Transfer RNA from Polaribacter sp. SA4-10, 74 nucleotides, folded computationally. RNAcentral holds the sequence, with entries from ENA. Taxonomically the source falls in Polaribacter (Bacteria, Pseudomonadati, Flavobacteriia, Flavobacteriales). It matches the Rfam family "tRNA". Rfam's curators write: Transfer RNA (tRNA) molecules are approximately 80 nucleotides in length. The coordinates come from a structure-prediction model, not an experiment, and the mean pLDDT is 80.
RNA sequence: GCCGGUGUAGCUCAGUUGGUAGAGCACAUCCUUGGUAGGGAUGAGGUCGUGGGUUCAAAUCCCAUCGCUGGCUC
Numbered sequence: 001g002c003c004g005g006u007g008u009a010g011c012u013c014a015g016u017u018g019g020u021a022g023a024g025c026a027c028a029u030c031c032u033u034g035g036u037a038g039g040g041a042u043g044a045g046g047u048c049g050u051g052g053g054u055u056c057a058a059a060u061c062c063c064a065u066c067g068c069u070g071g072c073u074c
Base pairs, nucleotide, nucleotide: 001072002071003070004069005068006067007066010025011024012023013022019056027043028042029041030040031039032038049065050064051063052062053061
């Protein structure tokens, strides 16, 4: 340089045909216990890597760009 994959909550990851973004673990509060552990309930936490475009509407489609990663070539 060329061809792919990937980027979403603190972590690991879903998100199908474009229609107001979710799970598990972790965290906070409460219940349960004499107290822990465990279990249960509730809650907080996201500019969906970045910048544009299309659309009534974009995590999702298009373009550019950045990081990580796999392969190929001299």